[in-house]
RNA sequence: UGAGUUUGAUCCUUGCUCAGGAUGAACGCUGGCGGCAUGCUUAACACAUGCAAGUCAAACGGUUAGUUAAUAAUUUUAAUUAACAGUGACGGACGGGUGAGUAAUAUGUAAGAAUCAACGCUUAGGAGAGGGACAACAUACGGAAACGUUUGCUAAUACCUCAUAAUGCUAAAAAUUUUAGUUAAAGGUUUUCGCCUAGGCACGAGCUUGCAUCUAAUUAGCUUGUAGGUAAGGUAAUGGCUUACCUAGGCUUUGAUUAGUAGCUAAUUUGAGAGGAUGAUUAGCCACACUGGGAUUGAGAUGACGGAACAGACUUCUACGGAAGGCAGCAGUGAGGAAUUUUCCGCAAUGAGUGAAAGCUUGACGGAGCAAUGCCGCGUGGAGGAAGAAUGCCUUAGGGUUGUAAACUCCUUUUCUCAUUGAAGAAAAUAUGACAUUAUUUGAGGAAUAAGCAUCGUCUAACUUCGUGCCAGCAGACGCGGUAAUACGAGGGAUGCAAGCGUUAUCCGGAAUUAUUGGGCGUAAAGAGUUUGUAGGUUGUCAAGUGUGUUUAAUGUUAAAUAUUAAAGCUUAACUUUGAAGUUGCAUUAAAAACUGCUAGACUUGAGUAUGAUAGAGGUAAGGGGAAUUUCCAGUGUAGCGGUGAAAUGCGUAGAUAUUGGAAAGAACACCAAAGGCGAAAGCACCUUGCUAGGUUAAUACUGACACUGAGAAACGAAAGCUAAGGUAUCAAAAAGGAUUAGAUACCCUUGUAGUCUUAGCCGUAAACUAUGGAUACUAAGUGGUGCUUUUUGUGCUGCUGUAGUUAACACGUUAAGUAUCCCGCCUGGGGAGUACGCUUGCAAAAGUGAAACUCAAAGGAAUUGACGGGGGCCCGCACAAGCGGUGGAGCAUGUGGUUUAAUUUGAUGCAACACAAAGAACCUUACCAGGGUUUGACAUGCUAGGAAAUUUUUUGAAAGGAAAAUGUGCCUUAGGGAGCCUAGACACAGGUGGUGCAUGGCUGUCGUCAGCUCGUGUCGUGAGAUGUUGGGUUAAGUCCCGCAACGAGCGCAACCCUUGUUUUUAGUUAUUUUUCUAGAAAGACUGCCAGUUAUAAAUUGGAGGAAGGUGAGGACGACGUCAAGUCAUCAUGCCCUUUAUAUCCUGGGCUACACACGUGCUACAAUGGGGGAGACAAAAAGUCGCAAGUUUGCAAAAACAAGCUAAUCUCUAAACUUCACCUCAGUUCGGAUAGAAAGCUGCAACUCGCUUUCUUGAAGCUGGAAUCGCUAGUAAUCGCCGGUCAGCUAUACGGCGGUGAAUACGUUCCCGGGCCUUGUACACACCGCCCGUCACACUAUGAGAGUUGGCCUUGCCUAAAGCUGUUAUUUUAACUUUUAAAGAGGAAAACAUCUAAGGCCGGGUUAAUAAUUAAAGUGAAGUCGUAACAAGGUAGCCGUACUGGAAGGUGCGGCUGGAACAACU
Repeated sequence: UGAGUUUGAUCCUUGCUCAGGAUGAACGCUGGCGGCAUGCUUAACACAUGCAAGUCAAACGGUUAGUUAAUAAUUUUAAUUAACAGUGACGGACGGGUGAGUAAUAUGUAAGAAUCAACGCUUAGGAGAGGGACAACAUACGGAAACGUUUGCUAAUACCUCAUAAUGCUAAAAAUUUUAGUUAAAGGUUUUCGCCUAGGCACGAGCUUGCAUCUAAUUAGCUUGUAGGUAAGGUAAUGGCUUACCUAGGCUUUGAUUAGUAGCUAAUUUGAGAGGAUGAUUAGCCACACUGGGAUUGAGAUGACGGAACAGACUUCUACGGAAGGCAGCAGUGAGGAAUUUUCCGCAAUGAGUGAAAGCUUGACGGAGCAAUGCCGCGUGGAGGAAGAAUGCCUUAGGGUUGUAAACUCCUUUUCUCAUUGAAGAAAAUAUGACAUUAUUUGAGGAAUAAGCAUCGUCUAACUUCGUGCCAGCAGACGCGGUAAUACGAGGGAUGCAAGCGUUAUCCGGAAUUAUUGGGCGUAAAGAGUUUGUAGGUUGUCAAGUGUGUUUAAUGUUAAAUAUUAAAGCUUAACUUUGAAGUUGCAUUAAAAACUGCUAGACUUGAGUAUGAUAGAGGUAAGGGGAAUUUCCAGUGUAGCGGUGAAAUGCGUAGAUAUUGGAAAGAACACCAAAGGCGAAAGCACCUUGCUAGGUUAAUACUGACACUGAGAAACGAAAGCUAAGGUAUCAAAAAGGAUUAGAUACCCUUGUAGUCUUAGCCGUAAACUAUGGAUACUAAGUGGUGCUUUUUGUGCUGCUGUAGUUAACACGUUAAGUAUCCCGCCUGGGGAGUACGCUUGCAAAAGUGAAACUCAAAGGAAUUGACGGGGGCCCGCACAAGCGGUGGAGCAUGUGGUUUAAUUUGAUGCAACACAAAGAACCUUACCAGGGUUUGACAUGCUAGGAAAUUUUUUGAAAGGAAAAUGUGCCUUAGGGAGCCUAGACACAGGUGGUGCAUGGCUGUCGUCAGCUCGUGUCGUGAGAUGUUGGGUUAAGUCCCGCAACGAGCGCAACCCUUGUUUUUAGUUAUUUUUCUAGAAAGACUGCCAGUUAUAAAUUGGAGGAAGGUGAGGACGACGUCAAGUCAUCAUGCCCUUUAUAUCCUGGGCUACACACGUGCUACAAUGGGGGAGACAAAAAGUCGCAAGUUUGCAAAAACAAGCUAAUCUCUAAACUUCACCUCAGUUCGGAUAGAAAGCUGCAACUCGCUUUCUUGAAGCUGGAAUCGCUAGUAAUCGCCGGUCAGCUAUACGGCGGUGAAUACGUUCCCGGGCCUUGUACACACCGCCCGUCACACUAUGAGAGUUGGCCUUGCCUAAAGCUGUUAUUUUAACUUUUAAAGAGGAAAACAUCUAAGGCCGGGUUAAUAAUUAAAGUGAAGUCGUAACAAGGUAGCCGUACUGGAAGGUGCGGCUGGAACAACU
């Protein structure tokens, strides 16, 4: 201090996530030692057992057990020691625990007055005289027990009376003192401890006040002892603390009341800080002690943790009659939980209680134990050591890495084991140590006893192999995994931390992501629709006073600990100790007086008032007007009208539409008219009048801050809608019909009701928009419109351009979105949702307010580049048009699909597959099928052994193959051997037209021979990017010119290359009189010349000359890229698969099948023709396993013989055409399919399945529907010829060659494709895009719901324990009084009353859980229906409202631009 994540990329906004620190933690793996800390965060759940508060015999009587003395004494008396229960005293209100309750009777801080105070300290004074009891004990009883009752005895520092009264208290007078009344005491023991009265101090406690102290307004009103007063009571004390009476107050938007949550603080943690979160341990305060109410005692009560009474729940004992209990003390148990320790030692220390003291008690405390729970420290060895060992892993097979790591050598001993020594902590003479077998010291032994965890795609340090194959799994975010995973699992290696490491949870940080420091609101979330105005906030100028805020200083306080800092002590550190500063706060005092506030005063510039002018659709009411529309009446008139893309419904011969005249009605006001005016906004438009509001301006006068904003509040508020009464011409939701359509609940058409209009009243919302709150001041200019005016450098309103500046950009820019101040409103990721619930308003519709669960990692803004558009502009192309000829119909050929089959091998599938791979399937080819064979193999390399190689014959078999026999001994040599070939054997391996073209190379198609695609430098922009490459012309062309923040360059275009056309020239044979021909080399054409046009340029039009003229014609040549295009079956190749088979050999079959569909062709349908006779003219190829003249035979295919030719020599060779007659429009002398017969050729072989010939047969077909293809000149059309492949051929195909040889192009509106510019976009896998809603299914959370069940709070009523207080005077009573036996004072009991816990009853509120059913929502690779939105999204969209429809949605009314395009205006 930042980083990742929205996009194709960018900037911004915004959310999510990460890196850091922390913890009373938990979990997983692992674990050597020590020091110091810490350790039930959950059930304030229940608790077995033990202990945690006693002490005092120097207060008291007694009992028991001793000792001593006296005595005759098992006795008694006296003294003394110890123990014991009881009376009494002090302490059990401290210490220890917990955090349930409590949002203020709390806490913190700072103050205060009306108080108490045991023990302690101190001051003054005092203690005289008496009395009666009760425990213990004894006795007699009851009870299971706990315990209790009767009678009797007794002591005190227990209790009581009297006396005394410096002082104190009460009352009164009074005026500082007096009077009256009243209140004390206790002794013990031996020299000190106690007692009483009063004052003071200290410690402590009670009370009061200011300020601070969580969330919710979907909690807005609360309160009756309530607020205050008087009187009385009560208290230690003030006080409604309580009671009676009086008043009617008190609190509250500065948040009362209510609800939820919570002990508060010092501090802890985080943070730069401000802040945020927390409140374990330690310390202060508070509250609580099984739950609840109420008391006693006491100095003091948390109205009592280890006291008592009562009620309740629970547990235990019981003889059923009754009893006992309270770990939120220390240990410990169960339960709960992710989770938290020993039923330890000791009072040695520090404290506490008690006592005169010794002492006793103390689960406070000091210690030990358990736990890596945390912090801190130490160790697990050190030095050397390369054959860089072995192993493992990787590998390009060379090596690399593990790695000086190990082994090995030398050394050390912290730690460990064993032994030894041995403190401080002890004050206070002796004695006293739980810890403690302590810390520490010394010695011996031996590298010995001691390393893990997580991670390694990016963020984030660290990389490879194997396995897996959208599986298993990972994941904090982004995301990884579908056969080459640095992301899963494992191995190796590496990185980080280390006795720990990682995960989870929580808090702060980063997060300026609630913004005081320190954010925003035109379009990203966000300015209320507008105005008035209350509280509040803020507020002109001048001087004076004051001193609220403010500033400064001092004083007090801000506990200690903590934190900071300077030192010190433990070997260091953690830890501990001492000092300092600080504790930002509060209070008091003093000072200052600028600013702020207040007080009173003055001023005029803000604001307002008066006067004169002035512009205006400002408002409201009344009256008037004409045009149009519709309806009605009458006339003229006749067959249509109307409507649309086209139609139909509809109207019309009962006379429409049209037209003329008249009448009626309602609504709206053309032109003027304008980015003109007015109004707060909504909104406002014919004319006139009445009433009325505001603005502006001019010049003076007056008031004297009267101002700005404005929570609540009030008023106004388009359209739609609602209520009532009218009105209803037009238009028109709904509705009806007609069309369109797959459907059409729509768009279009014909009708049409609410409504639209008026009056009165509701509603209160709109894209109510400038998506821009109001006010004030300042900050360049220029140019329009409209007002006033003294016509000016004036002053208002309203537009445009634009500087500085601002902005994420777009843009804003004196009418700010600039620079500042004041006030208000609003925002804090998307969805869920402006929904639910609640409340308020409304007649209703609805409006206002307004969540959560759950879910996602985005949603969004602006701009960029593309792509796309049923957007626009410009341009091109056989793209259309103009023409010529075809295809689609027939027959056949051929390819494909489909079907069939044992197999019909495979690939190619819109253009860009389909006479394509295949330039030629009878066998072979051949990859397919059936059958028969082989297994180191048909083929390659290596090893061993044998043999020359090889040839011939017989036999078996369909063949492959098998069996047998015979012949043959070669070549080179350095004489060792070698080369080649064959056979056999074993293993490495061969082999694969097996898979993947979505792992690849190479090659190819396509857009497209379209004119584009880029780069360097510079410049512009935050950036993606832009510029250049756009613009004006021009071109076939990003071709060239001009202009220009660009200047240049590259790949493409063009040219260079080949062929062809003209000429010249050289050479040449087989050609040749010349011309020619073949092969070379030159020349020629460049818009060069002339004229016109254009900017005088580029260029273009025309012309001349020329064989050829504007690229002369044709070819080759294919930019960056697109299509995961095609090809693993040309070839190559990764990976996978196969290895007696997916390899290989052979025979036969298949690739040639056939209901059918499609493509590409051939031949035709005829007379521009057909058949016959005769006659002409080519080019380019090919040829010795060949082409073959010629002769002969055959009707012919062909055969026999055979010259010539290894080719300018020989051979193969034209047809259309010309000419002569025939056919005469017909299924023909057209057409030739099909079929029969007979031949020929190739070849081992012609059946499946070849070609050719002859004769015979003679099918469909008479120019082809929708649709569709090619072609712009030597082109189309038409005619034949040749070649490759090839034994032969299915060739009508393909590739070439020449012959004959047209028509048409006005032109760019339209179709298709493409290029450039521009525009919109929610697309970027890029329109084959994106995307909305219903329905169906699954899951999830939520709302409603007849209700049901709990919790909490609560009004009223009933009942009422214990208890305090009061009343009654019923019973009873030791002390005192007296009139002496009866009373009194006082006490106790009982009863009653008020209050009241618990309990009960009728209700109310709130909250939680749950429920048949139901509603909407969210999520979910491949469901259904449509296609609403994004482009003009195919009807522009959206907002409000109403109606309506399966659904998105549609329509009406009003509004907005966040609409494209065109036009007009400026």